[in-house]
The part of an RNA shown here (large-subunit ribosomal RNA, domain I) has 548 nucleotides and comes from an Armatimonadota bacterium. It matches the Rfam family "Bacterial large subunit ribosomal RNA". Rfam links the family to the GO terms structural constituent of ribosome and ribosome. The coordinates come from a structure-prediction model, not an experiment, and the mean pLDDT is 84. Taxonomically the source falls in Armatimonadota (Bacteria, Bacillati).

Context: one part of a larger RNA
């Protein structure tokens, strides 16, 4: 000097733990907002830097109601309050709620600036101070009123709305590209990303101009099957139905028009006619309805409230048995030895593994009234027959034809459905559809609207898991979308873990201090707060062994 050892140091891996996460399942619940949201800004505490709450009435303040001994949030020690005249806490409703944010007086580089009207507060006045109020857009009514007589355009006012915010889900309007096709162009990717409107707690869709082909069904919407069929397709890659079947949940409606009345306006050969508003009337496909003549006034259905029945969630409450003895130990919940409970042997906690210590399980009580229902009433709705064949039955519509899109269907034989251009009808002897088209059968009644559930998708609560255990599981177990990073849009960490209990090391001593020796606490302090356990690279020692 080198290897190894064997004691330390450094480090922070392993193990063990979980206050956090993932995930499923069941219930419950879902908008907010000009009455200023949603999200911050600044304040508010006897001491206050943060977080939470809270708002100049500011760690609160009213009123019921629960609930009963401690209370003045995380968060402690002092000190100073509060509280059986019932606090602190938990529900309810109420009160207050600076500034900024749609932000809404007017400005602005949010959180500030400067101001009108009207009322009050103060000043000798003025200057300030305080409460209301004062954007714009659309609708409606009423006023008013140019260019131009009548009008109209515009203005005033008043009332209602609107705005803006929402992870995810929902409709509508626009709408990529990698990438697949082993290149590409049509096709895919995909109506997918993304943008934009709008809308609710769910949206949308919905009461057959559907479907069928049997003896037929009978809004819609979700699933499960049909079914990777039928089909479509540079017939490539791919895309991909529906008939029918079986479940979820179930539900029907209101108009327009003929016709009837009333009021206005126009026109007038006074017979009336058109026209606009209101009401009444009617709402269907075994065609309905007017209209005409007659029978009925109820049955029943919702809503509401009265009075009684059951009775969900939830809330609160009872809720069995070993303070047994011995050992070991810091501590028994562990060993041995006697014992009991059990409709409770689920779990967690306690100084170690606890049916019998706690808090609970099991199974009871009570209290609660979601909703469902008997009867009494109240409004609203609410029918039928026969006659004529006169009237109605949704118009730039159907319906054709060009151009497109959407339909599983890529123009094909292309129906169906949507509609930019252009032509363009009936009114029930009308009319569209059953996949070119005809004709025969069937099925429907289009050009007007509403409409719970079943169904997505957040929340939140509960219950459970061959889900993670701190380089995992969220990006975040911890004060994290927080430090940092960017100009910005945006990107984005690392960090748990003494002890049963702080008993968190009085007091001495070295030191300026850090740090450390002794003392002491404690089962242990090599558990000492840089604290559980404590690998390994690495450092280090006159240790110890071998080699040079």
């Nucleotide at each position: 000097g080198g290897c190894g050892u064997c004691u330390g140091g450094u480090g922070g891996a392993u193990g063990c733990c979980u206050u956090g996460g993932g995930g499923c399942a069941g219930a419950g619940u879902g908008c907010c907002g000009a009455a200023g949201a949603a999200g911050g800004a600044c304040g508010c505490g006897a001491u206050a830097a943060g977080c939470g709450g809270c708002g100049a009435a500011a760690c609160g303040c009213c009123u019921g109601g629960g609930g009963g001994a401690g209370c003045g949030g995380c968060a402690a020690c002092a000190g100073c309050g509060c509280a059986g005249a019932g606090a602190u806490c938990c529900c309810a409703g109420g009160a207050u709620c600076u500034c900024c944010g749609a932000a809404u007086g007017g400005g602005g580089c949010a959180a500030c600036c400067c101001g009108g009207c009207u009322g009050g507060a103060g000043u000798a006045a003025u200057g300030u101070c305080c409460a209301g109020u004062c954007a714009c857009c659309g609708u409606a009514u009423g006023c008013u009123g140019a260019a131009u007589c009548c009008a109209u355009a515009g203005g005033c006012a008043u009332a209602c709305g609107g705005g803006g915010g929402g992870c995810a889900c929902c409709c509508g309007g626009g709408g990529a590209a990698c990438u697949g096709a082993a290149a590409c162009a049509u096709c895919u990717u995909a109506g997918u990303a993304c943008c934009c409107g709008g809308a609710g707690g769910a949206a949308a869709a919905g009461a057959a101009a559907g479907c069928a082909a049997a003896u037929g069904c009978g809004a819609u919407u979700c699933c499960c099957c049909u079914a990777g069929u039928a089909g479509c397709g540079g017939c490539g890659a791919g895309c991909g139905a529906a008939c029918g079947g079986g479940g979820a949940a179930c539900a029907g409606c209101c108009u327009a028009a003929a016709c009837c009345c009333a009021g206005g306006g126009a026109g007038u050969g006074c017979g009336c006619u058109c026209u606009c508003u209101g009401g009444g009337g009617g709402u269907u496909g075994c065609g309905g309805g007017g209209c005409u003549u007659c029978c009925g006034c109820a049955a029943g259905c919702a809503u509401c409230u009265g009075u009684g029945g059951a009775g969900a969630a939830g809330g609160u409450u009872c809720g069995a048995a070993g303070c047994g003895g011995c050992c070991u130990g810091g501590a028994a919940c562990g060993g041995c030895c006697c014992g009991c409970c059990a409709a409770a042997g689920a779990g967690g906690g306690u100084g170690a593994u606890a049916g019998c210590c706690c808090c609970g399980u099991a199974g009871g009580a009570u209290u609660g009234g979601a909703u469902c229902u008997g009867c009494g009433g109240a409004u609203g709705c609410g029918g039928g027959a026969a006659g004529a064949a006169c009237c109605c039955c949704a118009a730039g519509u159907a319906c054709c034809g060009c151009g497109g899109g959407a339909c599983a269907c890529g123009a094909g034989g292309a129906a169906c459905c949507c509609u930019g251009c252009g032509g363009g009808a009936a009114u029930c002897u009308g009319g569209g559809a059953g996949g070119a088209c005809c004709a025969c059968c069937u099925c429907c009644u289009a050009a007007g609207g509403c409409u719970a559930a079943a169904u997505a998708c957040g929340c939140u609560c509960u219950g459970c898991c061959a889900c993670c255990g701190a380089u995992a599981g969220u990006g975040a177990a911890c004060c994290a979308g927080u430090a940092c990073c960017g100009u910005g849009a945006g990107g984005g960490a690392a960090a748990g873990g003494c002890g049963a209990a702080a008993a968190g090391a009085a007091c001495c001593c070295c030191g300026g201090a850090a740090g450390g020796g002794g003392a002491g606490u404690g089962a242990a302090a090599u558990a000492g707060a840089a604290c559980c356990u404590g690998a390994a690279a690495c450092c280090a020692g006159a240790g110890c062994g071998c080699c040079u």